A computed fold for a 354-nucleotide part of an RNA from a Candidatus Altiarchaeota archaeon, annotated as small-subunit ribosomal RNA, central domain. The prediction has a mean pLDDT of 87. It matches the Rfam family "Archaeal small subunit ribosomal RNA". On this family, see Cannone et al., BMC Bioinformatics 2002: "The comparative RNA web (CRW) site: an online database of comparative sequence and structure information for ribosomal, intron, and other RNAs". The family is grouped with related families in Rfam's "SSU clan". Taxonomically the source falls in Candidatus Altarchaeota (Archaea, Nanobdellati). It was read from a public genome assembly.
[in-house]
Context: one part of a larger RNA
């Protein structure tokens, strides 16, 4: 390698671009390299089959065909597939145009409630916590309530089983500037396409450098309590972080534990977007119903699955391409190599066990 798996048993790479490479829509000609056909050369000898034979007979051998050596390298010829090459179409795919839809991104700037703090007033002895306490705060006047300020994080209500987004994520309002998809439309190109070894980009938190900020939370630490003990759960505090700005850092149950792409296989039903048509209108960017497409759900037919369950959003029925699995522990350890400031990350083993 061959066969057999990857949604819960091992096993989808966190995500996308894309390089090699592997596959590739319809058509018409040409070659004729792959394929396929004949022709004869070469494919050593022995072994191996048939036959005559040697040997007393077996073993063994001798000679003659045959077959092997699946190969090569030449010539003649078939073109249906695959390949090239030229030339076409338009379904795949991109462009283009049109009106909507979205917490898709970056940036700036404006805004809102509550927290704390700090002030001015009012006001008096508790406040605060908790199953119950206390540690704590308070008589330098606290909780409380009222009016002014300062900061910093966030963004109730709408919010949805909704939308976006390649994921990772996105949510107060408005402005710039940006990017994608989906509907319609059939203007243009003309197979330009899927995939993707290496690679390169992004990538939640936490953690690092440097530099600001630091309200409130809140690792570590203090310290009350509980309890046999409490290095915890609960309470008082509290530092790093957590925000900003530049740069590492590349990892998560980075989950649909489900690669990406394309076709084919019943329906019901609820939502979002666009588009069409109808009917009703208060004539509004109005409601409602019907059909198309497309995304999100949810029930199920067939089929599938060990089974839970999935089921046109497949785990049904096919193609392509990658990725990855080989019992459980040692082990995501050593060692090497690489990446990184560092934590650590990527690759990744064996003795031995069982």
């Nucleotide at each position: 390698u061959u066969g057999g798996g990857c949604u819960u048993a091992a096993a989808g790479c966190g995500u996308c671009c894309g390089u090699a490479g592997u596959c590739g829509g319809u058509u018409u000609g040409a070659u004729a390299a792959g394929u396929c056909u004949c022709c004869g050369g070469u494919g050593a000898a022995a072994u191996c089959c048939u036959g005559u034979g040697a040997c007393c007979u077996a073993a063994u051998u001798a000679c003659a065909g045959g077959g092997c050596u699946u190969g090569c390298g030449g010539g003649g010829g078939a073109u249906a597939c695959u390949g090239u090459c030229a030339g076409g179409c338009u379904c795949g795919g991109a462009a283009c145009c049109g009106g909507g839809a979205g917490a898709g991104g970056u940036u700036a700037g404006g805004g809102g409630u509550a927290u704390u703090c700090c002030u001015u007033g009012g006001g008096u002895a508790g406040c605060g916590g908790u199953g119950a306490a206390a540690u704590g705060c308070u008589a330098u006047a606290a909780u409380c309530c009222a009016g002014g300020g300062a900061g910093g994080a966030c963004c109730a209500c709408c919010g949805a089983u909704a939308g976006c987004g390649a994921a990772g994520g996105c949510a107060c309002c408005u402005a710039a500037c940006u990017a994608g998809a989906a509907c319609g439309g059939g203007u243009u190109c003309g197979a330009c396409g899927a995939u993707g070894a290496g690679g390169g980009a992004c990538g939640a938190a936490a953690g690092c450098u440097a530099g600001g900020g630091g309200a409130g939370c809140a690792a570590a630490c203090g310290g009350g309590a509980u309890u046999a003990g409490a290095u915890a759960c609960c309470c008082c505090g509290g530092u790093a972080g957590u925000c900003c700005u530049a740069g590492c850092c590349g990892u998560a149950a980075a989950c649909g534990a489900u690669g990406u792409g394309g076709g084919c296989u019943a329906a019901g039903u609820g939502u979002c977007u666009c588009c069409u048509g109808a009917a009703c209108u208060u004539c509004g960017u109005g409601u409602u119903c019907a059909g198309g497409a497309g995304g999100c759900g949810u029930u199920g037919a067939a089929g599938g699955g060990a089974a839970a369950c999935c089921g046109u959003u497949a785990a049904g029925c096919c193609c392509a391409c990658c990725g990855u699995c080989u019992g459980g522990g040692g082990a995501g350890u050593a060692c090497g190599g690489u990446c990184g400031c560092a934590a650590g990350g990527c690759u990744g083993a064996a003795a031995c066990u069982u």